[in-house]
RNA sequence: AGGCCCGUAGCUCAGCUGGUUAGAGCGCUACCUUGACACGGUAGAGGUCUACGGUUCGAAUCCGUACGGGCCUACCA
Numbered sequence: 001a002g003g004c005c006c007g008u009a010g011c012u013c014a015g016c017u018g019g020u021u022a023g024a025g026c027g028c029u030a031c032c033u034u035g036a037c038a039c040g041g042u043a044g045a046g047g048u049c050u051a052c053g054g055u056u057c058g059a060a061u062c063c064g065u066a067c068g069g070g071c072c073u074a075c076c077a
Stems, first nucleotide, its partner, number of pairs: 001073007010026004019057001028044005050066005
């Protein structure tokens, strides 16, 4: 330098062929339970889906660019 894949909650990920409200597990907080802790139970908080632009009546989802991560190839030494 070229190619491919990925970026969604603190972490690991799902989200189908664009369509009502963005979800799960773990973690976190409060309460119940306990002498206390753990386990268990109930409830809750936490996201502008990497950024910007475009397409569309409508974008996490499609297109472009940038940024970040991973892999491969080439070049140089």

This is a predicted structure of a 77-nucleotide RNA (transfer RNA) from a Patescibacteria group bacterium. The RNAcentral record of the sequence draws on ENA and MGnify. The source organism's lineage runs through Bacteria and Bacteria candidate phyla. Rfam family: tRNA. The family's RNA type in Rfam is transfer RNA. The coordinates come from a structure-prediction model, not an experiment, and the mean pLDDT is 81.